[in-house]
RNA sequence: GAGCUGCAAGGGCAAACCCGACCGAAAGGCGGGCACGCAAAGUCACCGGUCUACGGAGCGUUCGCUCUAGGACAGCGGGACUGCCAGC
Numbered sequence: 001g002a003g004c005u006g007c008a009a010g011g012g013c014a015a016a017c018c019c020g021a022c023c024g025a026a027a028g029g030c031g032g033g034c035a036c037g038c039a040a041a042g043u044c045a046c047c048g049g050u051c052u053a054c055g056g057a058g059c060g061u062u063c064g065c066u067c068u069a070g071g072a073c074a075g076c077g078g079g080a081c082u083g084c085c086a087g088c
Base pairs, nucleotide, nucleotide: 003088004087005086006085012038013037017033018032019031020030022029023028036075042081043080044079046078047077048076049073050072051071055068056067057066058065059064
């Protein structure tokens, strides 16, 4: 240096929930608090999947229903890139 593995140590991240006079149509994101958990729960929307429907299309008993990602989720799975320590 590379590969495989993940007990330990030093640490790292931060679910749900709460607060926000923040962003967004929403899903969701962001900031703070707090930890369910995570050996990549670091980064990426390439593939599948899931969520939302401003906008668009259709329908209709007239302001409702259905469909639709260009929006979102990396803590759904796969994949790509990078990475601390320890053992072999």
Molecule: c-di-GMP-I riboswitch aptamer
Organism: Pseudomonadota bacterium